[in-house]
Molecule: transfer RNA
Organism: Placozoan sp. 'Shirahama'
RNA sequence: GCUUCUAUAGUUCAAAGGUAGAACAAUUGGCUUCUAUCCAAUCAAUAAGAGUUCGAAUCUCUUUAGAAGUU
Numbered sequence: 001g002c003u004u005c006u007a008u009a010g011u012u013c014a015a016a017g018g019u020a021g022a023a024c025a026a027u028u029g030g031c032u033u034c035u036a037u038c039c040a041a042u043c044a045a046u047a048a049g050a051g052u053u054c055g056a057a058u059c060u061c062u063u064u065a066g067a068a069g070u071u
Stems, first nucleotide, its partner, number of pairs: 001070007010024004018054001026042005047063005
């Protein structure tokens, strides 16, 4: 230099064009003499910019960051 892959919540992962969800973590409440456990609730995210589409996390292009292969 070229090719391919990855990027979603604080963390690990789903969602295969039609309401972005789970677990753990955090916060609040309940339970408990207190803590832990347990129960309920809340908060929290699609790397950036364009395009296609009635509709994009998903498809296309570019960029950014990381990884692998090849020369």